[in-house]
Molecule: Archaeal signal recognition particle RNA
Organism: Thermococci archaeon
RNA sequence: CGGUGGGCUAGGCCGGGGGGCUGGCGGUCCCCUGUAACCUCAAACCCGCCAACGGAGGGGCCGAAGCCUGGAGAGAGGCUCCCUGAACUGGGAUGAGCCCCCAUUGUGGGGAGGAACUCCUGUCCCGCAGGGCCGGCGGUGGCCCUAGAGGCCUUUGCCCGGCGAACCCGGUCAGGCCCGGAAGGGAGCAGCCGUAGUCGGGACGUUCGGUGCUUGCGGGGGUGCAGGACGGAUCUCUCAAUGGGGACAACUCUUCCCAGGGAGGGGAGUCCAUCUCCAGGCACGCCCACCG
Numbered sequence: 001c002g003g004u005g006g007g008c009u010a011g012g013c014c015g016g017g018g019g020g021c022u023g024g025c026g027g028u029c030c031c032c033u034g035u036a037a038c039c040u041c042a043a044a045c046c047c048g049c050c051a052a053c054g055g056a057g058g059g060g061c062c063g064a065a066g067c068c069u070g071g072a073g074a075g076a077g078g079c080u081c082c083c084u085g086a087a088c089u090g091g092g093a094u095g096a097g098c099c100c101c102c103a104u105u106g107u108g109g110g111g112a113g114g115a116a117c118u119c120c121u122g123u124c125c126c127g128c129a130g131g132g133c134c135g136g137c138g139g140u141g142g143c144c145c146u147a148g149a150g151g152c153c154u155u156u157g158c159c160c161g162g163c164g165a166a167c168c169c170g171g172u173c174a175g176g177c178c179c180g181g182a183a184g185g186g187a188g189c190a191g192c193c194g195u196a197g198u199c200g201g202g203a204c205g206u207u208c209g210g211u212g213c214u215u216g217c218g219g220g221g222g223u224g225c226a227g228g229a230c231g232g233a234u235c236u237c238u239c240a241a242u243g244g245g246g247a248c249a250a251c252u253c254u255u256c257c258c259a260g261g262g263a264g265g266g267g268a269g270u271c272c273a274u275c276u277c278c279a280g281g282c283a284c285g286c287c288c289a290c291c292g
Base pairs, nucleotide, nucleotide: 001292002291003290004289005288006287007286008285011062012061013060014059015033016032017031018030019029024050025048026047027046038058039057040056041055066282067281068280069279070278071277072276073275074274077271078270079269080268081267082266083265084264088260089259090258091257092256093255095253096252097251099246100245101244102243103242104241105240106239108237109236110235111234118229119228120227121226122225123224124220125219126218127217128216129215130214131213132211133210134209135208136206137205138204141153142152143151144150145148158202159201160200161199162198163197169194170193171192172191177186178185179184
């Protein structure tokens, strides 16, 4: 002087960056990225003896190992701007669907113990002539006489029942009353029987009215229904498909336009973790053992 091993010290490392916050910086917060690799305490109108590149406290690793500065390039990621632009939202337009009608075809059900089609008649309406029923209305006229009720005739103009004029309607008239010596006679209330009248029912009449009735004749209308004739195989209900037409307020869908919306994508600028290269600066110390 060099090498190997051990020990020590100075020192180094245990991350960096973007966004946000802030007058600004660092931190607590969010995110990106790197390493074999730290912990505790405080902090958002906050924490920081804040111009330091944070504060207070603790720990680990490496160790003379390295650290720092500048330049070039690549570059994850963030931020700003520009372009494009999906979903979705609102408005408008358009065309379909939903709704209605028609035609055709088909599914399912029903009739066919005689379908459809065609014809006749009735049902419906109008007119004429009747009947039935219901309702309204009605109670004749004439003669006779004792002149007021009755009798007779005629008529549909009658029948039955209730009430009925306390006295001034009729008949009869218990009891009682009156006359009479008596026999007897008289008036007469109630009751009873009737009359006028009145109410109800029936019958009858009616040049009145009505009709969920009915007959005949004529005309009109003919959808539906009923009956009949003919006929000999279809008819009908429901749903679906297709085609055509209509309606279209709401709802659903297609397409387009306008406005909003911004996922995602692209570009430019900027800050850059990390990596590569180049240049420079600082440091590369001390002790022990062994070998050459």